Notes: The prediction has a mean pLDDT of 83. Transfer RNA from a Planctomycetaceae bacterium, 76 nucleotides, folded computationally. Its Rfam family is "tRNA". Rfam links the family to the GO term triplet codon-amino acid adaptor activity. The sequence was found in a public genome assembly. The source organism's lineage runs through Bacteria, Pseudomonadati, Planctomycetota, Planctomycetales and Planctomycetaceae.
RNA sequence: GGCCCCAUCGUCUAGAGGCCUAGGACAUUGGAUUUUCAGUCCAAGAACAGGGGUUCAAAUCCCCUUGGGGUCACCA
Numbered sequence: 001g002g003c004c005c006c007a008u009c010g011u012c013u014a015g016a017g018g019c020c021u022a023g024g025a026c027a028u029u030g031g032a033u034u035u036u037c038a039g040u041c042c043a044a045g046a047a048c049a050g051g052g053g054u055u056c057a058a059a060u061c062c063c064c065u066u067g068g069g070g071u072c073a074c075c076a
Base pairs, nucleotide, nucleotide: 001072002071003070004069005068006067007066010026011025012024013023018056028044029043030042031041032040033039049065050064051063052062053061
C1' cells in the first nucleotide's frame, strides 16, 4: 500500500429500510421492603465514531474520513 471485517448507554449486546421517541442484561442513582447489610421489587438517567449521499423514510443501503482487527504484498 491492496483487499476483507468491526465501531450502538459505564460494560456486554439486540437490530438485516417503516413495529426505534433505539430494546435487554449487569452496573449506577432514587424509592419500597429489612434493625443493618445482602437479596427482592419499583422507578430514573445513560448510546447509534464523524461527514456526505440514496430514499417519502437510514442504527440498517452507498461513498469518504477516523480508530481497531485480519490477510496479502512491498522492504530487508